[in-house]
RNA sequence: AGGAAAAUAAUUUAAUGGAAAAAUAAUGAUCUCCAAAAUCAAAGAUAAAGGUUCGAGUCCUUUUUUUCCUG
Numbered sequence: 001a002g003g004a005a006a007a008u009a010a011u012u013u014a015a016u017g018g019a020a021a022a023a024u025a026a027u028g029a030u031c032u033c034c035a036a037a038a039u040c041a042a043a044g045a046u047a048a049a050g051g052u053u054c055g056a057g058u059c060c061u062u063u064u065u066u067u068c069c070u071g
Stems, first nucleotide, its partner, number of pairs: 001070007010024004018054001027041004047063005
């Protein structure tokens, strides 16, 4: 320099164009003499900017970041 892929919660992953889901972690409560374990609860996210559509996490374009391949 050229080509390809990825970006969703603190972390790891889901989600036929039609209500964004779960596990783990952290927090609170129950339990316990105290902890751990277990149970329950609440909070927390679609990289950014546009376009298409009645409707976009999903489709299209550009940008940013990361990874891989060629040289």